[in-house]
RNA sequence: GGGCGAUUAGCUCAGUUGGGAGAGCGCCUGCCUUACAAGCAGGAGGUCGGCAGUUCGAGCCUGUCAUUGCCCA
Numbered sequence: 001g002g003g004c005g006a007u008u009a010g011c012u013c014a015g016u017u018g019g020g021a022g023a024g025c026g027c028c029u030g031c032c033u034u035a036c037a038a039g040c041a042g043g044a045g046g047u048c049g050g051c052a053g054u055u056c057g058a059g060c061c062u063g064u065c066a067u068u069g070c071c072c073a
Base pairs, nucleotide, nucleotide: 001072002071003070004069005068006067007066010025011024012023013022019056027043028042029041030040031039049065050064051063052062053061
């Protein structure tokens, strides 16, 4: 330098055909317990990596940049 993939909650990851942003774990509160853990109930937490474009509408499509993994040279 070229090719392919990844980037979504604190972590690991879904999100299939463009229209509701989610799960598990973790965290917080309450119940339970002498107490802790487990269990049960509830809750908080996201500019969906950045910028631009297409569209009535973008996590999803297009361009570019950044970070990262693998392959080729």
Predicted 3D model of a 73-nucleotide RNA (transfer RNA) from a Gracilibacteraceae bacterium. Its Rfam family is "tRNA". Rfam describes the family as follows. Transfer RNA (tRNA) molecules are approximately 80 nucleotides in length. Rfam classes the family as a transfer RNA. Model confidence (mean pLDDT): 82 of 100.